Model confidence (mean pLDDT): 84 of 100. A computed fold for a 539-nucleotide part of an RNA from an uncultured bacterium, annotated as small-subunit ribosomal RNA, 5' domain. The RNAcentral record of the full RNA draws on ENA and SILVA. Its Rfam family is "Bacterial small subunit ribosomal RNA".
[in-house]
Context: one part of a larger RNA
Formats: sequence, structure tokens, C1' cells
RNA sequence: AAUCAACGCUGGCGGCGUGCCUAACACAUGCAAGUCGAACGCGAAAGGGGCUUCGGCCCCGAGUAGAGUGGCGAACGGGUGAGUAACACGUGGGUGACCUACCUUCGAGUGGGGGAUAACGUUCCGAAAGGAGCGCUAAUACCGCAUGACGUUCCGGAUUUGAACAUCUGGAAACCAAAGCCGGGGACCGCAAGGCCUGGCGCUUGGAGAGGGGCCCGCGCCUGAUUAGCUAGUUGGCGGGGUAAUGGCCCACCAAGGCGACGAUCAGUAGCCGGCCUGAGAGGGCGGACGGCCACACUGGGACUGAGACACGGCCCAGACUCCUACGGGAGGCAGCAGUGGGGAAUUGUUCGCAAUGGGCGAAAGCCUGACGACGCAACGCCGCGUGGGGGAUGAAGGUCUUCGGAUCGUAAACCCCUGUCGAGUGGGACGAAUGGCCCGCGGUCCAGUACACCGCGGGAGUGACGGUACCGCUAAAGGAAGCCACGGCUAACUCUGUGCCAGCAGCCGCGGUAAUACAGAGGUGGCGAGCGUUGUUC
Repeated sequence: AAUCAACGCUGGCGGCGUGCCUAACACAUGCAAGUCGAACGCGAAAGGGGCUUCGGCCCCGAGUAGAGUGGCGAACGGGUGAGUAACACGUGGGUGACCUACCUUCGAGUGGGGGAUAACGUUCCGAAAGGAGCGCUAAUACCGCAUGACGUUCCGGAUUUGAACAUCUGGAAACCAAAGCCGGGGACCGCAAGGCCUGGCGCUUGGAGAGGGGCCCGCGCCUGAUUAGCUAGUUGGCGGGGUAAUGGCCCACCAAGGCGACGAUCAGUAGCCGGCCUGAGAGGGCGGACGGCCACACUGGGACUGAGACACGGCCCAGACUCCUACGGGAGGCAGCAGUGGGGAAUUGUUCGCAAUGGGCGAAAGCCUGACGACGCAACGCCGCGUGGGGGAUGAAGGUCUUCGGAUCGUAAACCCCUGUCGAGUGGGACGAAUGGCCCGCGGUCCAGUACACCGCGGGAGUGACGGUACCGCUAAAGGAAGCCACGGCUAACUCUGUGCCAGCAGCCGCGGUAAUACAGAGGUGGCGAGCGUUGUUC
């Protein structure tokens, strides 16, 4: 000097930050991932009204609530640092060995059929969690058919190359597509639905891009030799399997290799980096907050779905633990935000809001969002402000010391004049909000079109959790706001009393055994100041 600090004494205000370093211990409760009716079928109730043979029926509520099929998301965002000494990370490269949903751009297409199934109805099983049978139904769910390329597979040639799976070209055969939805419309056709025309969103297939990722390599990356040898899929080859893709990644066979004193192996410790602290620097220490990467999600293992996971709030198995049970069987996973117990020297609210920023879904309105924005608690840190200013000597009283003359606290107080920061009261009162959407007007694109749709410009209304907060004005009033440590030397600041190697102090040297500037108290002084000391840790 620094600190994710703690402890002791003390404590007025504000701004900005930070806040379980220990038990990756166990968790009550609530919330943290949904959304789309412009993909699809179904479809209540309360309540109100009408009729009634009093059984009920009809209308509104309402095609609402709701669950289900389907799509996208749930692999992001958020947490933690256990494991990991490793291509984990950093940096620079490679991929002629690769993938990429949504987005952008360019090309082509979107024809015609089929069979199911949940929801629902019904009958059952079960204490529950749940499950079974039968029957009905839709789709942008599922499955054939057609068309089909510059796509894939195969064969030949050419070009680039060290090498073709790249590019160009030729061939024959094989393989693979699709889905609709929402608007608008003059003529024509149609009884109508609609056909037809047209706009938007989608769908299929191919090329390119952007962003994202996989894999590989060079270099860098802690301690121990009181760890010296290690290795059998081990090292390499051939062939295969597997993967998006290379590869002993896996397998069969063959060979006998591979690593190591330039430290293998083993053991210990540890997430890595941008950075942070210190230091003149070189260096040393650290990796909390913020940003990037990695790993993990009760412990261990496994795959499924998917563009993407071997998946924190998904599934299966095993284990430990907790809970429910009708004893047959079930349920759970806060290292998300709050919160509880426990551990500990020690670390906060079971708050408000989606107004802003960002994310998911949706054509949009919008819905969801403990991300985030805010407020709250804590002097935990940094920074700022205040606790008054000027005048005031018979240097009051009082305390302390005294050589008893006086000295000192000390302009300090009292007293007079003044001010109003903060705080208190009272009145006004924001920025953050403009976009999207809505209304009006104008211009443009598309189009048969003055429809629709989309784009741009101008104007308008509307939207704030924080918050009646910040800020501003006014009112009264010096009123409500100072402590802590030290004073032997190092080190700035000295006397008295008490004690008597006791009680005690102490970072080092050392003080204390009868005059202690070193213990304790007092007066005085010094330092810092809403803090001051102590302890721990780093330089």
C1' cells in the first nucleotide's frame, strides 16, 4: 500500500459499488420456460334470460375457460468451482477430415392420393401415482405415388495439387421432396363452397453468406527425485465398424514397438485467461466482482429426442438420503431467486415491476421472463458533505501542574452578531418514453386495380416498478450530529498520582524489585476522523 475480510470501541447524511472465502452439507414454502386458435379436432361451468307436463329444454355467457394433437423454444439465459496438471485454458495456425435450426441472399418447385391416433365417448383396474380394453375424429402429425436437379452413389476424361472426396465435362442406372394458413378482388365459370387473379406468411430442394460449433497441431502453463523407470489397445500397420468428421475411437489379424534425467510414471495442490494487488522497474502474490473459455448439476452409469444435449428445474438403471402408502407400490433433487436448519470469526429481503434493456413464442395485439431494472439490509469498500461562521480577556468558574510568584486547558466557554449545507416540516415535481401497435394526412412498392398487404415521412393520443423518489422553492432553528488510538527509542506527542519484578505492558529492543515520560488513572499533548485501532492474508 492492499483486502469478498472478521473482532473491539464509536457512529450524522448521501452517491456508486460489494456482500457464504466455511459444509459441491441437508433442504419446508413460493416463484425461476414457455408460447402459438393466422397448423388441428374437441369444448365446459358459474351467472343471467325465456319456456316447462317440474323430468328438463332453449338462448346469452362462448367457440370463452380448459385440456389434447401439432410447431418452435426448452442445448439460451441464471448458478457453482467439486473434478481437471489436460490441447482444459491462452496464443498462433490447420481442416484436401467436418456440422450448423432460426437469419440474409440467389435458383427451382409446392401435383395427386392414403391409412391412423390423442383429445372425446364408454367399460374397467389401482389407496395413490397412474394404467388397460372397445369405439369415433382432425391437421402444417404420419405414409406411399408423380415430377426432379448443378444433389447423393457409380464409371470415364480434363484442370489445380505432393495428394482429390475440390472445379469443369460426359455417361448410364439407382435413390430422395413438399403443406398448408391468413387477407383482398373487377370481368368470366359455378346453386353454393369455391374456381380464377393477386398480396403476405409458411413448406420442399439446391448454391452462397453471416454468426455458432466439432476435430487436429506448434508454443506456453504449479510443487516434490525422501517418486526412476512407465506402458498390452500399449506403439505402428492392413482391413473393417462407427461418427458430421480424422483417429486404437472400437474390432479382427500382423509386427514389436512407444514414453523417460530436456524429468516419463507416481504423489500433492489447482478450474484457465482478460485481468487484480504490490513494486521505480524487473519481479512476487492472487484469479472475489465484471467479460471470455471449460467443467459440473444428490453420487455413479447410460442412451433417447433433436440442427444442437449424453441435457441443472427431461428420461432410464443402480446407490445413499428424505417423504407418502390401504404394505401391493409410489414421489423427490435450490451449485436458479428469496428463504430455513447446520457449519463458521463471518456474508442480506421468503420485496416491487416487466416501465427500460435483452431473450423465447406469435403475422400482430400480446403472453412468459427471480435474466434484468429497481427498492430494502450491512461504515463491508471507495468518494463527497456536515456536526457551524465572525467577534469575544477582568484571560471567568472549574480541572491539572507549581519553584506558591504563577503556568496551562484558552478565544476555548459564556456573551454579541450572522448563516442555513445536512436533517425536520411544507408546497411544486421530473429525465429515464420512444419504438412497436392505434388514429389522421402525404408519398412510394406490389398489382388488372383508387382492394389488400408492405415500406417511408409528418402530426396526434397513449404507456414509469423505481416514485410523490431525485431535484427546486418556502418555514423555523446553532438547534439533532465525535469519536478512536497513541505519547521510552524506532515514531509526532509529558507531567502528576497509585502500584512496588506485584498487578500488568509488549511489533522489536525491552519496561515494573518505593520518585516508572514504558503498568493503571488523571490533566495535557500528538495522529487520524464517521471512523479509529487490533487480528488474519499479500507485495